[in-house]
Context: one part of a larger RNA
RNA sequence: GACGAACGCUGGCGGCGCGCCUAACACAUGCAAGUCGAACGGAGUUAUGUUGAAAGCUUGCUGGAUAUAUAACUUAGUGGCGGACGGGUGAGUAACACGUGAGCAACCUGCCUUUCAGAGUGGAAUAACUUCCGGAAACGGACGCUAAUACCGCAUAACGUGAAGAAGCGGCAUCGCUUUUUUUACCAAAGAUUUAUCGCUGAAAGAUGGGCUCGCGUCCGAUUAGGUAGUUGGUGAGAUAACAGCCCACCAAGCCGACGAUCGGUAGCCGGACUGAGAGGUUGAACGGCCACAUUGGGACUGAGACACGGCCCAGACUCCUACGGGAGGCAGCAGUGGGGGAUAUUGCACAAUGGGGGGAACCCUGAUGCAGCGACGCCGCGUGAGCGGAAGACGGUUUUCGGACUUGUAAACCUCUGUCUUCGGGGACGAAAAAAAUGACGGUACCCGAGGAGGAAGCCACGGCUAACUACGUGCCAGCAGCCGCGGUAAUACGUAGGUGGCAAGCGUUGUCC
Numbered sequence: 001g002a003c004g005a006a007c008g009c010u011g012g013c014g015g016c017g018c019g020c021c022u023a024a025c026a027c028a029u030g031c032a033a034g035u036c037g038a039a040c041g042g043a044g045u046u047a048u049g050u051u052g053a054a055a056g057c058u059u060g061c062u063g064g065a066u067a068u069a070u071a072a073c074u075u076a077g078u079g080g081c082g083g084a085c086g087g088g089u090g091a092g093u094a095a096c097a098c099g100u101g102a103g104c105a106a107c108c109u110g111c112c113u114u115u116c117a118g119a120g121u122g123g124a125a126u127a128a129c130u131u132c133c134g135g136a137a138a139c140g141g142a143c144g145c146u147a148a149u150a151c152c153g154c155a156u157a158a159c160g161u162g163a164a165g166a167a168g169c170g171g172c173a174u175c176g177c178u179u180u181u182u183u184u185a186c187c188a189a190a191g192a193u194u195u196a197u198c199g200c201u202g203a204a205a206g207a208u209g210g211g212c213u214c215g216c217g218u219c220c221g222a223u224u225a226g227g228u229a230g231u232u233g234g235u236g237a238g239a240u241a242a243c244a245g246c247c248c249a250c251c252a253a254g255c256c257g258a259c260g261a262u263c264g265g266u267a268g269c270c271g272g273a274c275u276g277a278g279a280g281g282u283u284g285a286a287c288g289g290c291c292a293c294a295u296u297g298g299g300a301c302u303g304a305g306a307c308a309c310g311g312c313c314c315a316g317a318c319u320c321c322u323a324c325g326g327g328a329g330g331c332a333g334c335a336g337u338g339g340g341g342g343a344u345a346u347u348g349c350a351c352a353a354u355g356g357g358g359g360g361a362a363c364c365c366u367g368a369u370g371c372a373g374c375g376a377c378g379c380c381g382c383g384u385g386a387g388c389g390g391a392a393g394a395c396g397g398u399u400u401u402c403g404g405a406c407u408u409g410u411a412a413a414c415c416u417c418u419g420u421c422u423u424c425g426g427g428g429a430c431g432a433a434a435a436a437a438a439u440g441a442c443g444g445u446a447c448c449c450g451a452g453g454a455g456g457a458a459g460c461c462a463c464g465g466c467u468a469a470c471u472a473c474g475u476g477c478c479a480g481c482a483g484c485c486g487c488g489g490u491a492a493u494a495c496g497u498a499g500g501u502g503g504c505a506a507g508c509g510u511u512g513u514c515c
Base pairs, nucleotide, nucleotide: 001514002513003512005511006510007509008508009507012382013381014380015379016378017377018375019374020340025338026337027336029335030334031333034081035080036079039078040077042075043074044073045072046071047070048069049068050067055062056061057060088293089292090291097218098217099216100215101214102213103212104211107210108209112206113205114204115203116202117201118200120154121153122152123151129144131142132141133140134139160186161185163182164181165180166179167178168177169176170175191198192197193196219265220264221263226256227255228254231253232252233251234250235249236248238246268290269289270288271287272283273282274281275280295316296315297314298313299312318329319328320327321326346372348371349370350369354368355366356365357364358363385417386416387415389414396408397407400404421456423451424450425449426448427447431442459504460503461502462501463500464485465484466483470499471498472497473496474495480487481486
């Protein structure tokens, strides 16, 4: 000098930041991922038509059941897209994890952009629902019915895929690109409505995002010296989007290592941050990039993308419900609770802005985010008054050689002013826009104007030397101080108190850690 700090004493205001470093301990409660009725069949409510039963009587009226149509709205289910983003944490990891630089003639990419071509014709189901049954519940079973942008055929078929051939160009050992021929082998589709849009299928490019490979760099220990059998390489088959012992069969016996293998310990990595004249040392909170994880271990499914925090299955531990047959759960999301700890906040407001998901849109959702609350935790700014007025140098305190002198000290009182902050009253935003209008959580906030009155606002540490600042009393190697040297045993500038002084100031000291 620095800090995500803590502790002691003290504490006026504002702005901007930051706030579980410990138990990746366990979690009550609420919320954190939905949306689309312009994909679909139902169900319900309301409105308006049509229909007009029972019943009543004045016999053609009242009455309105039932059925049905249309419209609007709501929505459990089927279906689509999104739940792989955003948010959290740092356990694991010494590794192609990260950083940096290359590469893929070995790869994928939903939504988006551009371009070309196309959407013909059939079919079988199933949830919802009805009826019935089982179960305490969670939930499940059986018969039957039905729709689709759900599912399955057939057709169509190239600049696609597969096989074979030719020519040209290029390259990095593999081979790549372009043109072309043949087999004329193989592969698509979905519609909706308010008629203008949103979609659907195949292909070629792009963009974005990802996957993989390699060079170099990345902590400590040799009181860890040998390690390795899918191990190292080859051939073939398989698997993958793709290369590869990734996996398998066979064959060979290799491969790594004092330039530190292996083993053990520790640790997320970086941009950066702190410090330092620099070299360097230390560090990786907040913000940004990458990685890993989601109660512990394992596994796959779906999907463009996961081996998936708020999805599924199995096993373990734990918690809860139970009618004992069986079930439910996962805050390292935001708040919040217990526990641990020296120590770290509200079960707040709003989607107004920015961004994200869905939707044609209106709009819905969004503890992302924007804000507010708490905390001197940090940085920055301001105030706690100003005056070239004011000496009876007041009272009081302290000191004394007791005469006074000296000091606190222009300090106060008093006089003359000012009005920042605080308080009260009035006005009152920007952030909000693509013609206008509408739309603000923050917020009646910031800011502006006015009123009032010095009124409401100063402490902490030190004073032997280092080191700025000294006397008195008390104590008497006691009580105590102390960062080092060292003070204290009867005049202690070093202990305690007081007066005075010095330093910093809404802070001041102490402790811890780093340079």
Small-subunit ribosomal RNA, 5' domain from an uncultured bacterium, 515 nucleotides, folded computationally. The full RNA is in RNAcentral, with records from ENA and SILVA.